[in-house]
The RNA shown here (Bacterial RNase P class A) has 338 nucleotides and comes from a Pseudomonadota bacterium.
RNA sequence: AGGAGCAGCUGGGUGGCUACCCUGAAAUUUCAGGGAGGAAAGUCCGGGCUCCAGCAGGCAUGGUGGCUCCUAACAGGAGCAGGUCGCAAGGCCUGGAAAGUGCCACAGAAAUAAUACCGUUCGGGCAAAACCCGAAUAAGGGUGAAAUGGCGAGGUAAGAGCUCACCGCACCAGCAGUAAUGCUGGUGGCAAAGGCAAACCCCACCAGGAGAAAAACCAAGCAGGGUCUGGUCGUCUGCCCAUAAAGACCCGGGUAGGUUGCUUGAGUCUGGAAGUGAUUCCUGACCCAGAUGAAUUGCCACAUCCAACAGAACCCGGCUUACACGCUGCUCCUGAUA
Repeated sequence: AGGAGCAGCUGGGUGGCUACCCUGAAAUUUCAGGGAGGAAAGUCCGGGCUCCAGCAGGCAUGGUGGCUCCUAACAGGAGCAGGUCGCAAGGCCUGGAAAGUGCCACAGAAAUAAUACCGUUCGGGCAAAACCCGAAUAAGGGUGAAAUGGCGAGGUAAGAGCUCACCGCACCAGCAGUAAUGCUGGUGGCAAAGGCAAACCCCACCAGGAGAAAAACCAAGCAGGGUCUGGUCGUCUGCCCAUAAAGACCCGGGUAGGUUGCUUGAGUCUGGAAGUGAUUCCUGACCCAGAUGAAUUGCCACAUCCAACAGAACCCGGCUUACACGCUGCUCCUGAUA
C1' cells in the first nucleotide's frame, strides 16, 4: 500500500421565531420542564401483566435437540467438544439408521442381506489365446450421488481379510475433564450390510387458553319472551378426568359516554469487585412520549462529508428484513521499504 475476517458507533448540526401534545405551578392565557427508532418495521420466538379458573394427572397437538453455563424465559447469548470449508483470521453444521416401516429416479449386471456387462484364470471343442461351452472370481475397468472398509506385502490357477503389518471400526480397561469428548493399552478379521429421519417414526426435555378491542370502575338506557335443569344432560378459551359456580341455550328490544389500565421499568448512566466470557453483585446519580380519526410542524440565517431506511399505541428481551454520507477498534494474507 492492497485485499480479507470479526465487532461496534452514527442516523443530520448550530442559532432564532411560530404551531401541536403531556406534566407542574399560577390564574383565564402566562411561565418552566419534557416530547418517535436502530430498526419504532415483520408479528417470527420468549415472557411480564389481566381474565377464564380453581390444584393435580392423562391423552392429543405443537416446539426444541452436541456438552456446560448466563437469563424472567427463549428457537436467544457465552465458552468448550466433534465434523467440515478456507493458506489464514474465521464461517457453517450437530439426539437415534442395532425398535420398526419406507424411499434411492435415470444409468448400470446389480442399489440390501443385491451382483457378473467388459475382463482375468482353469478345463474342453481344436493344431491354432479368433470363436463357442463349462467351472471359479469380484483385485482391474465401465454406469452412477453412492457398488459394501482403505493402503502395502505375502499367498493363489487367477483372486478375495484368504493371511500379516499399519489405519479405520466394535468392545473392554486405565488416565484427563463437571460433561460432550480426548489420549494410552488390550482383544477381535469385523453382520456398523451404504445413504436419507428438512421421510413416517423412536428417545429426552418443554408447553392450558385467550389477549390491552385483556380487564376494572362510574354513568346512561330499555322490553321482554321461550326451552332445558335441581345437581349434572348442559356451561367453564383443545379433549378426558376432576374441580368450582348456579345457571346454560335460543329469539327480540335498548345504550355504548367517561375514568383507570397508560408508563418508575427484569430502566438508563458513572465508579468498584468477581468471572475466560455471556453476565452477576455493591455504590452513587437521573426520570427520558403517553396520543385516542390519532401530538413534535412551518419559516429564516450559517456551516457541512449535502442523510438513506423510515413514525410509538400495554411493556420488555431476542431473531429476521431495510438502510445515505461516513467513522472506530482488533485480527489474517500478499507485496514493498527500513
Background: Its mean pLDDT, the model's own confidence on a scale to 100, is 78. The gene name in the source record is rnpB. Rfam family: Bacterial RNase P class A. The family's RNA type in Rfam is ribozyme.